[in-house]
Predicted 3D model of RNase P RNA and transfer RNA as a complex of 426 nucleotides.
RNA sequence: GGAGUCGGCCAGGCAAUCGCUGCCGGUGUUUCCACCGGCGGAGGAAAGUCCGGGCUCCACAGGGCAGGGUGCCAGGUAACACCUGGGAGGCGUGAGCCUACGGAAAGUGCCGCAGAAAACAGACCGCCGAUGGCCCGUCAGGGCACAGGCAAGGGUGAAAAGGUGCGGUAAGAGCGCACCGCGCGGGUGGCAACACGCCGCGGCACGGUAAACCCCACCCGGAGCAAGACCAAAUAGGGGAGCCAUGAUGUGGCCCGCAUCGCUCCCGGGUAGGUCGCUUGAGGCGCGCGGUGACGCGCGUCCCAGAGGAAUGGUUGCCCAUCGACAGAACCCGGCUUACCGGCUGACUCCUUCU
RNA sequence: GGCUCGGUGGCAGAGUGGUGAUGCAGCGGACUGCAAAUCCGCGUACGUCGGUUCGAUUCCGGCCCGAGCCU
Numbered sequence: 001g002g003a004g005u006c007g008g009c010c011a012g013g014c015a016a017u018c019g020c021u022g023c024c025g026g027u028g029u030u031u032c033c034a035c036c037g038g039c040g041g042a043g044g045a046a047a048g049u050c051c052g053g054g055c056u057c058c059a060c061a062g063g064g065c066a067g068g069g070u071g072c073c074a075g076g077u078a079a080c081a082c083c084u085g086g087g088a089g090g091c092g093u094g095a096g097c098c099u100a101c102g103g104a105a106a107g108u109g110c111c112g113c114a115g116a117a118a119a120c121a122g123a124c125c126g127c128c129g130a131u132g133g134c135c136c137g138u139c140a141g142g143g144c145a146c147a148g149g150c151a152a153g154g155g156u157g158a159a160a161a162g163g164u165g166c167g168g169u170a171a172g173a174g175c176g177c178a179c180c181g182c183g184c185g186g187g188u189g190g191c192a193a194c195a196c197g198c199c200g201c202g203g204c205a206c207g208g209u210a211a212a213c214c215c216c217a218c219c220c221g222g223a224g225c226a227a228g229a230c231c232a233a234a235u236a237g238g239g240g241a242g243c244c245a246u247g248a249u250g251u252g253g254c255c256c257g258c259a260u261c262g263c264u265c266c267c268g269g270g271u272a273g274g275u276c277g278c279u280u281g282a283g284g285c286g287c288g289c290g291g292u293g294a295c296g297c298g299c300g301u302c303c304c305a306g307a308g309g310a311a312u313g314g315u316u317g318c319c320c321a322u323c324g325a326c327a328g329a330a331c332c333c334g335g336c337u338u339a340c341c342g343g344c345u346g347a348c349u350c351c352u353u354c355u
Numbered sequence: 356g357g358c359u360c361g362g363u364g365g366c367a368g369a370g371u372g373g374u375g376a377u378g379c380a381g382c383g384g385a386c387u388g389c390a391a392a393u394c395c396g397c398g399u400a401c402g403u404c405g406g407u408u409c410g411a412u413u414c415c416g417g418c419c420c421g422a423g424c425c426u
Stems, first nucleotide, its partner, number of pairs: 001351010012319007020041009043326001047337002050335005055224004062256004067220005072086005087101001088099004102215002107213002109209003124154002126150003131147002133144004162180006181204001182202005187196003228276004238267006247261004283302008356425007365379003373409001381397005402418005
């Protein structure tokens, strides 16, 4: 100098002025409303609604079945499919990155086409034909490829029943041996996943697929702030049908259980306004301590949107030089995912050159 | 704001691991004096991006689009 990896932070700033909105205080005719003053007023994703929790109602969510989710190990957490640390496998020269990563010798299913054969293996080409058979023969032997043997080579396929070498054989083959690989048992280290250039046994038997059914382990009750609670207003508890305690409803899949005692449907009619829930919270910031870390503990300090047609905007000047990208809260919080112009900064890796 | 479904040619609509049917519409041909009807033939599709699998419209995620329900 170039190329890259992993994090952290910001998301134009300042001033003037005109507006919008919540709360507090004051004044006016102390409700409504208006004015004045003070304080506050969108994001890292407020988004998608994909996970998890709080909160509310239904039993304080209880038992079973069904259903769903998660899936290497340990930890963190209110909880998680998130995070941290580690293991194994894969990618990269490297810093680093990625992984739905339990079980296929519990069972069932599927593996189209091609191919001889696709799972209790099989034989198209091929090799052999030692043994038996047939033919020739000068009785040394030679030939045929009928029985039969083989799975090394070719070919098919995504996948063909350990690999390499030597021996062996009629030809071959874990048939035998060496090394590698694999399985089982033990040992050592580690909380564990797992690791081992530790020991012994087994020639080796078990194709893939579980984001196919399934098995194993663990977890999950349902609904959602339009949840729900309270106040006020109105009307006729009208007519018809059905079931009525072995019943009906709450209950959203089913059964039990629990609670309530009349319930459901149709016709006709009445009411449908306001308040709360609503933002102080698993909260932010700083310091110290523990921990490799996620995180936890202690102390101090701060209050930082809360609407209900729904508020953040306009203009001007200056700085930076394109006034910017993605984008606007609606019960709240922890994550994930997706969108995004750029800028600042820390640690590290590789290549080249110079000293 | 919350919840629940769906996306297959121009339109409708089957298929749920192994070459995506069928009808209407379109195009070409036959028939006809010319058309219609009829007959024969043809073309065009799995919303998009990844993953699992030998193989994905189908199974699993992420986006995009559309529809419905709750005051």
Rfam match: Bacterial RNase P class A. Its family is annotated with dimeric ribonuclease P complex, tRNA processing and ribonuclease P activity in the Gene Ontology. By type it is a ribozyme.